Predicted 3D model of a 155-nucleotide RNA (c-di-AMP riboswitch aptamer (ydaO/yuaA leader)) from Paenibacillus hemerocallicola. Its Rfam family is "c-di-AMP riboswitch aptamer (ydaO/yuaA leader)". The literature on the family includes a 2004 paper in Proc Natl Acad Sci U S A by Barrick et al., "New RNA motifs suggest an expanded scope for riboswitches in bacterial genetic control". The sequence was found by an Rfam model in a public genome assembly.
[in-house]
RNA sequence: GACUUACUAUCGCUGAGUUUCCAAAAAGGGAAACGGGGGAACCAAGUUCAUGGGGUGAAUUUUGCGACAUGCCGUCGGAGCGGCUAAGCGCAAAUAGGGCGACUCUCGCGUCCGAACCCGUCAGCUAACCUCGUAAGCGUGAAGAGAGAGGCACG
Repeated sequence: GACUUACUAUCGCUGAGUUUCCAAAAAGGGAAACGGGGGAACCAAGUUCAUGGGGUGAAUUUUGCGACAUGCCGUCGGAGCGGCUAAGCGCAAAUAGGGCGACUCUCGCGUCCGAACCCGUCAGCUAACCUCGUAAGCGUGAAGAGAGAGGCACG
C1' cells in the first nucleotide's frame, strides 16, 4: 500500500414502518405523522353454466422442458404393474411493472428485483363512521453530461 473478514459508530438503501408523552425494573397505555382494510347516495355491475372470490405488495402475464395423482386408460378376480395427463409443483428464457448507482430534474450508461404472505365462501366505488399496522432485511458509489438548488471557507 492492496485485499478479505468481524465488531462499533456515523451515514446510506428497500419498505407505511418514524417522532414523542405517561410509566419506567417492567408490563401496559396514549398523541402526532405515515400506511392499510371495512363502509351510503350517485355511478358501475346485473341472466345461465363451469371455474369460488378477495386483500397487502413492483412482483403480472407468456412459452418451453421435467416429474407426478386422489384423475383417466390398459392388464387383472384383486393386489400390483405399465402408460397418459390437469391444476398445482420444479427448472429455464422472457415480460407488464418496480428499485439502486449519496441534493432535485432531464438525458445517458451500468446493474438488480419481477417474491412472499394473509382473509376464509365474504367485501365494486364510497361521505360520515368503524377498524388495523408502526415490521423485517440489507451495504451502492468513477459513466457521466446539462440545468437548478443549497452548504462551507476566505475577502

NCBI's taxonomy places the organism under Bacteria, Bacillota, Caryophanales, Paenibacillaceae, Paenibacillus.